[in-house]
Molecule: small-subunit ribosomal RNA
Organism: freshwater metagenome
RNA sequence: AGAGUUUGAUUCUGGCUCAGAACGAACGCUGGCGGCGUGGAUAAGACAUGCAAGUCGAACGAUCACUAUUGGGUAGCAAUAUUCGGUAGUGGGAGUGGCGCAAGGGUGCGUAACACGUGGGUAAUUUGCCGUAAAGUCUGGGAUAACUUGCUGAAAGGCGAGCUAAUACCGGAUGUGAUUGCUGGAGGGCAUCCUCUGGCACUUAAAGUCGGGGACCGUAAGGCCUGACACUUUUCGAUAAGCCCGCGGCCUAUCAGCUAGUUGGUGAGGUAACGGCUCACCAAGGCUAAGACGGGUAGCUGGUCUGAGAGGACGACCAGUCACACUGGAACUGAGACACGGUCCAGACACCUACGGGUGGCAGCAGUCGAGAAUUUUUCUCAAUGGGCGAAAGCCUGAAGGAGCGACGCCGCGUGGGGGAUGAAUGGCUUCGGCCCGUAAACCCCUGUCAUUUGCGAACAAACCUCGUAAUUUAAAAGAUGACGAGCUGAUUGUAGCGAAAGAGGAAGGGACGGCUAACUCUGUGCCAGCAGCCGCGGUAAUACAGAGGUCCCAAGCGUUGUUCGGAUUCACUGGGCGUAAAGGGUGCGUAGGUGGUUAGGUAAGUCUAAUGUGAAAUCUCCGAGCUCAACUCGGAAACUGCAUCGGAUACUAUCUAGCUUGAGGGUUGGAGGGGGGACUGGAAUACUUGGUGUAGCAGUGAAAUGCGUAGAUAUCAAGUGGAACACCAGUGGCGAAGGCGAGUCCCUGGACAACUCCUGACACUGAGGCACGAAAGCUAGGGGAGCAAACAGGAUUAGAUACCCUGGUAGUCCUAGCCGUAAACGGUGCACGUUUGCUGUAAAAGGAAUCGACCCCUUUUGUGGCGAAGCUAACGCGUUAAACGUGCCGCCUGGGAAGUACGGUCGCAAGAUUAAAACUCAAAGAAAUUGACGGGGGCCCGCACAAGCGGUGGAGUAUGUGGUUUAAUUCGAUGCAACGCGAAGAACCUUACCUGGGUUUGACAUGUACUGGAAGAGUGGCAGAGAUGUCCUCGCUCGCAAGAGUCGGUACACAGGUGCUGCAUGGCUGUCGUCAGCUCGUGUCGUGAGAUGUUGGGUUAAGUCCCGCAACGAGCGCAACCCCUGCAUUUAGUUGCCAGCAUUCAGUUGGGCACUCUAGAUGGACUGCCGGUGUUAAACCGGAGGAAGGUGGGGAUGACGUCAAGUCCUCAUGGCCCUUAUGCCUAGGGCUACACACGUGCUACAAUGGUGGUCACAGAGCGAAGCAAAACCGCGAGGUGGAGCAAAUCCCUAAAAGACUAUCUAAGUUCAGAUUGAUCUCUGCAACUCGAGAUCAUGAAGGUGGAAUCGCUAGUAAUCGCGGAUCAGCAUGCCGCGGUGAAUACGUUCCCGGGCCUUGUACACACCGCCCGUCACACCAUGGGAGUGGAUUGCUCCAGAAGUGGCUGAGCUAACUCGCAAGAGAGGCAGGUCCCCAAGGAGUGUUUCGUAA
Repeated sequence: AGAGUUUGAUUCUGGCUCAGAACGAACGCUGGCGGCGUGGAUAAGACAUGCAAGUCGAACGAUCACUAUUGGGUAGCAAUAUUCGGUAGUGGGAGUGGCGCAAGGGUGCGUAACACGUGGGUAAUUUGCCGUAAAGUCUGGGAUAACUUGCUGAAAGGCGAGCUAAUACCGGAUGUGAUUGCUGGAGGGCAUCCUCUGGCACUUAAAGUCGGGGACCGUAAGGCCUGACACUUUUCGAUAAGCCCGCGGCCUAUCAGCUAGUUGGUGAGGUAACGGCUCACCAAGGCUAAGACGGGUAGCUGGUCUGAGAGGACGACCAGUCACACUGGAACUGAGACACGGUCCAGACACCUACGGGUGGCAGCAGUCGAGAAUUUUUCUCAAUGGGCGAAAGCCUGAAGGAGCGACGCCGCGUGGGGGAUGAAUGGCUUCGGCCCGUAAACCCCUGUCAUUUGCGAACAAACCUCGUAAUUUAAAAGAUGACGAGCUGAUUGUAGCGAAAGAGGAAGGGACGGCUAACUCUGUGCCAGCAGCCGCGGUAAUACAGAGGUCCCAAGCGUUGUUCGGAUUCACUGGGCGUAAAGGGUGCGUAGGUGGUUAGGUAAGUCUAAUGUGAAAUCUCCGAGCUCAACUCGGAAACUGCAUCGGAUACUAUCUAGCUUGAGGGUUGGAGGGGGGACUGGAAUACUUGGUGUAGCAGUGAAAUGCGUAGAUAUCAAGUGGAACACCAGUGGCGAAGGCGAGUCCCUGGACAACUCCUGACACUGAGGCACGAAAGCUAGGGGAGCAAACAGGAUUAGAUACCCUGGUAGUCCUAGCCGUAAACGGUGCACGUUUGCUGUAAAAGGAAUCGACCCCUUUUGUGGCGAAGCUAACGCGUUAAACGUGCCGCCUGGGAAGUACGGUCGCAAGAUUAAAACUCAAAGAAAUUGACGGGGGCCCGCACAAGCGGUGGAGUAUGUGGUUUAAUUCGAUGCAACGCGAAGAACCUUACCUGGGUUUGACAUGUACUGGAAGAGUGGCAGAGAUGUCCUCGCUCGCAAGAGUCGGUACACAGGUGCUGCAUGGCUGUCGUCAGCUCGUGUCGUGAGAUGUUGGGUUAAGUCCCGCAACGAGCGCAACCCCUGCAUUUAGUUGCCAGCAUUCAGUUGGGCACUCUAGAUGGACUGCCGGUGUUAAACCGGAGGAAGGUGGGGAUGACGUCAAGUCCUCAUGGCCCUUAUGCCUAGGGCUACACACGUGCUACAAUGGUGGUCACAGAGCGAAGCAAAACCGCGAGGUGGAGCAAAUCCCUAAAAGACUAUCUAAGUUCAGAUUGAUCUCUGCAACUCGAGAUCAUGAAGGUGGAAUCGCUAGUAAUCGCGGAUCAGCAUGCCGCGGUGAAUACGUUCCCGGGCCUUGUACACACCGCCCGUCACACCAUGGGAGUGGAUUGCUCCAGAAGUGGCUGAGCUAACUCGCAAGAGAGGCAGGUCCCCAAGGAGUGUUUCGUAA
């Protein structure tokens, strides 16, 4: 620090996802040790049991037990026993009293608040214990618990009588002081005032306990003196607390108004204290868009996690603070509480009960149940630290210190180290050679951490206290205080640590391995099972599933899940956007707000700076130190970016004062304009009405029909009525804020612009809310209605046609008044201002020059256009009218869908508008541009593509192939063009792969090894058999001295074999587009890039053929040419070829010859070379000459990059899979030849351009030895006999046929046609039954030129005629060749098909056989509405009113004080009663919210 994912590819926008870190976690698998931390996050649910707050006898009385001592009684001779006391000590339980219990500990319900944080204020306050200072502690009194006793109750307990003490309670005295009132002085401040110091007056206090003691007094106790503690009053402090204020920190406006003690005042009450805190009266205020009020959520903070930071999320442990203690209410005591382990009341729950009544509160520590994915021991000790009480010892302390449990986290350690190659074995892979695991193991030599056993063995401890020794206080060597020395005290713990022993011995797993992301193979599976964070894997060769081997990562852990931050600059302060990706409000005016020209001065709020205070500690960072290291802990520094106070600075902002003119506005003069409103007027056209003329159609359409018209239309003339709209001018021309505005005239009226530079003096810009305007359609009411025209009707079209077309036609369109408030209200571009090269139109104005004057022309300004510089932009594009560069303000956006929808609110008569979600769902949706493909888009061009022609197919019969059907099998493949006379250049057996049956298993065939036997082999041999085969017989017997070699059988093992599957695993070969003219590359250039350019353009060509131009220049594969055949000539060579001339013959037969033909080698020839024209002086084209041939002469071979997962595993080769006494091999017979049918390709015909008979001609190219075969003879014929000749320019096949000349047939199912069938033969072959070909005779079917449709062909071509060859024993109408005869037509490119180039649109890229929309049907999911119904919540109005404070009362009761001799009275108090307030509860009616529902 990024990566994956939208596309064929690209750039961008944009979401989703991943890699990181963290956690009070949980779950899965696994688990050796230790240290330090940490552990009920859910039910503030309910709790059994134990403990968590007591202590003081040196405040007090009584009592019990024990010990010591003492006195008396009784029994006894006594020892002694027993009993009743006193004193002292120790211990126990209860009580009075004091202090504590308000701390410590827990939890996070409530709380959006001065609760918290931070900084201040208190001149408005309190503060027990503690410190400091001053003064004091005098004198009296009456009770009461305990205890005893009576009554009562189940209990808890209650009531009464009697006795008693105090540091309990009460009176009096004193008053240093303090309080209050009055009154002086000084100082200060902040408004009320505060502080210090005087005077006078009022009021106001106390308690003792424990030690010690010389003199003096006293019988004693004691007085007295002295010490400590306690007590009282006061001062200051410290600590702790109360109250007030500034600022700060959640969501929601689909919560916009809230508030009656409410806001303020006066007075009073109340409080420690200010205050509506409370009350009476008065006033009518107070809060709010800077978010009141309401709703939801939540303890707050230091900090924690993350992040580069800014931020974001969180608030466990630790620390500060708040709130709470079963729920709600209330007060008491006290320095402090409205009190977790106190009280009272109400409620819910639980327990006890004798049913009358009582008791309880773990959110203390453990622990239990419950709910939950989930969170520990009913442990030890007060040894340390701290707290309470006490003079102290000490007691208490689930605070705390420790231990236990949990891998929950962080940190550390170990599970061994070195050597060791026959690179062992198993396992895995394999190209079978080997490779991996792997120095890994074994084996050898070591070490001893941790664990185990055993021995030694710390630190945390110093005090208090006790004892001893010097000092201070004191009268004092008592006592007390404090210094030094000695002694006492350890839960953890026999722990940490140290030593010894033994032995590698006890100690490794988890996840991943397609990309992101480090790490790959085999097997199984076969869109199944499964995986998956995203993209996506799996349909028979899965690095993605499952297993295995191997590898990678981390490691006592590893993964998964959840959550937070990050990546995400994806809410953008740092740090984003809005023309087309999401996003500019329809437009203006304007309020609040934000922002604001220029000069000078004042102030110093913002701003900058110094200082001071504070910013708790811990945490973080740095430095250092202590545990062996680390985690952890300790010390120091820094930091805590903040707040406050105070001093200073004054550039900028702000504010105040005084100015300025350039922003803005005003004034004067002027011209332009469909700017707006009203009134009036006009002509053209449509329609209608009336009248005239006139007659049969009109109208309408692609074509028609509906419609109108003989009741007189259309047409035409004249006149009239009525409504709406304003031709030409008219123009990317004008005006307006936008919507919008178009005949003319008049009236009213808004704005912009120019010139002058006269006035004001910042008056400005923007603008949330608000107000106004706002096309069309629509709505309300009243008019109007010519034309047009939703709806509707009819006619067409169509498969249908609720449409497009036609004929009609109502709302509406028009006017007046009002509503609606939306549009692709668009420049898809908010407003204002400034800055930044230009060119060129146009509208208007002013000025200039020139002119007699005008126009043209020049300059400036405002508006409106085009093209373009820089710059910007993802690109397209924008570009002084910015989308450039800047400033100010407003509006809006944050993935697609759901949805501009639901609910709620507001507006509207309604239609609807506006504001505006979520559940759920997808991994995309999208923008621009690129290359293709496609288009019933465009342009150009080509092709037997169409057209023009000729002949066919489709109809018949038959041959052949295919489909289908049938079958034991009808083997398999080929399937649009590009399968179908195709593989097959030839299925009777064989072929043959198929079927049935019979056999065989190292095999019909190859190689190797081992063992064994023998040689090979031969026979027209025998028998069985359908044959394969089995068996029998006869003949025959290798080389070498040997070892052995070679050969043939048998047995066994490796293996053979497979026309079995996969052509979608492949090679090779082939088809096709297409012999179409295309397909690319290098360098350069352009573009962010995919890509483009080149290859496009203008011409031309059969051609990307050539020329010209051009940011391209070149090149390659294709085209063409080079190759073969053919057409002309020359030359060489003449046998088997030829014969002009000379002989000769029946015959080039022979002599002779090589001139000619021919043969087959070489060479020449044609190149737009020449001429003319056209063309750009080009390429080229047209015409001509010459020439055998003329513009690639004709034909062939030759097939670019690629496409179709085209065809072929059955030619061959080959990966993988499958079979192995069979899916192999051998064999007989059958089948591939079937036959209701359909299709393709042919043949033969349908006849007279013909058939038949006779006669007569003329080829080329081939073939021939298991061959071609002549002559001759036989047969009607197929053929037979025969065997001359020929391995071929010599012989043979070999007759060419159409044709020519004749004769006949005469339009008919025929003298056409020949199928079918019968009979008899021929040939081949082992064999013609299934199932060959041919011959003769007889038979003589369909068929009379073929529907829709469709094929071939442009010249030696089509058509037609025959001949040959391959295969082959035999079998061709097929295939491949050969020659003979030999046409017609092409105007032309509109259309059909195919193709090429350019261009355009695209939401297609599997590429139009594409993509894709909606209804309907079924299933599932989520949501809205919904008659209702059930909870929760809270407002208002009432009822009711426990406990309790306060007020009033108090005839009942009443020790202390006062008066009184007393009785009694008084003061004061208590019970009781009552009033106000008030919790729970009840009633009614609303709000909000969550479930559920036909």